[in-house]
C1' cells in the first nucleotide's frame, strides 16, 4: 500500500420508551442495543422522503451521511 483477524485498547448507537423542537419528512436529549472499520465530516452526483397557508405533476424549499458514488480526514496492527 492493500487488507480486516473468534487479537487488544477504546469509539459510535438502529428499532423501541420518555422528552423538547418541526406543517411534516425529521432533529436534538436521556434510556436502549440491531448493527457498525469511517455508523468520522459536508447535501457535490443519484436515489428516497416531507411540503401547513389553494395545490404540491414540474418547479422551489427542507430531510436522510445508519442508501449508494466521488470527496476530505482518521484508531489499532496479525496473517497476506
Nucleotide at each position: 500500500c492493500u487488507c480486516g483477524a473468534u487479537a487488544a485498547a477504546g469509539c459510535c448507537a438502529a428499532a423501541c420508551c420518555c422528552u423538547u423542537c418541526g406543517c411534516a419528512a425529521g432533529a436534538g436529549g436521556g434510556g436502549g442495543g440491531c448493527g457498525g472499520a469511517a455508523a468520522g465530516c459536508g447535501a457535490c452526483g443519484g436515489g428516497u422522503c416531507u411540503u401547513a397557508a389553494a395545490a404540491g405533476a414540474c418547479a422551489a424549499a427542507g430531510a436522510u451521511g445508519g442508501c449508494c458514488g466521488a470527496g476530505c480526514u482518521g484508531c489499532c496492527g496479525a496473517a497476506g